[in-house]
Context: one part of a larger RNA
RNA sequence: CUAGGUGUAAAGGGCAGGUAGGUGGUCUGGCAAGUUACAAGUGAAAGCCCCAACGAAAUUGGGGAUGUCUUGUAAUACUGCCGGACUUGAGUGUGGUAUGGGGGACCAGAAUUCCAGGUGUAGCGGUGAAAUGCGUAGAGAUCUGGAGGAAUACCGAUGGCUAAAGCGGGUCCCUGAGCCAUUACUGACACUGAGCUGCGAAAGCGUGGGGAGCAAACAGGAUUAGAUACCCUGGUAGUCCACGCUGUAAACGAUGGAAACUUGAUAUGGGAGGUAUCGACCCCUUCCGUGUCGAAGCUAACGCAUUAAGUUUCCCACCUGGGGAGUACGGCCGCAAGGUUGAAACUC
Repeated sequence: CUAGGUGUAAAGGGCAGGUAGGUGGUCUGGCAAGUUACAAGUGAAAGCCCCAACGAAAUUGGGGAUGUCUUGUAAUACUGCCGGACUUGAGUGUGGUAUGGGGGACCAGAAUUCCAGGUGUAGCGGUGAAAUGCGUAGAGAUCUGGAGGAAUACCGAUGGCUAAAGCGGGUCCCUGAGCCAUUACUGACACUGAGCUGCGAAAGCGUGGGGAGCAAACAGGAUUAGAUACCCUGGUAGUCCACGCUGUAAACGAUGGAAACUUGAUAUGGGAGGUAUCGACCCCUUCCGUGUCGAAGCUAACGCAUUAAGUUUCCCACCUGGGGAGUACGGCCGCAAGGUUGAAACUC
């Protein structure tokens, strides 16, 4: 490279926006680049196929095929290019609608801790049992007042929102996307997307703040043969905020995105229509989402099954025996930690 693959065997990029490129709806006119047919030219010899020569072979002779070729003529279904039209794809408008989607400001109550004061006296705390620790300089308990930081019980869900990471007290301001109905408008404006750009948990880093609780490191007490642990008492970075960096995770549905098609059952969230009713439920239809179970089919099996891992099309990413190794070297990025790209010898 080909071919076959990528839920769990090696393999889906963490996620999105989007450039080049690739791919692209319905009808119609033109062109004839691709495409198809024919003709001519060229395609050394050998080789290959067929025939012949005492002819089995070597050998020799004759013929033919072989091409991303060139030129001409013709065809126009498909692709392409140029032009015209369409509305189903896509987008816009109008009317509704649900939501922990994002950003900012302000506010609230419960709890922990600390401080001050009152009451009050000998314990408290902790464990498997203890001890370290705290306490007669008055702890723990209880009551009152205050300070400060972080997180928001119940509602809460098998539920909702977001591209993913992720998002949960309340109010206000700014702001994004979706869904349903209406079909009024545009008229293929689409899909994917190498590079590129942005977002990206936790930990970590820089500067400045903040610091209640928790808690790497660290110290002590236990346990133990030892115990650089598990358990206990403390406790600093950190956890929080602002700005900047890092760019990785079992970043998982271990399942890339888009479109079409293919029996069903049931539950639930958001709409719309109908039926029914005094009204609300119930019931029926339909669109979008989230689950469970299952038909055909698929699968090595497990399982998947209209939210496909079924049947197809388009585009991207990735895999090619184990170890060496996600290492070395080099490049690029980073303040660093490191990240990214990514071998070979050797060995089984």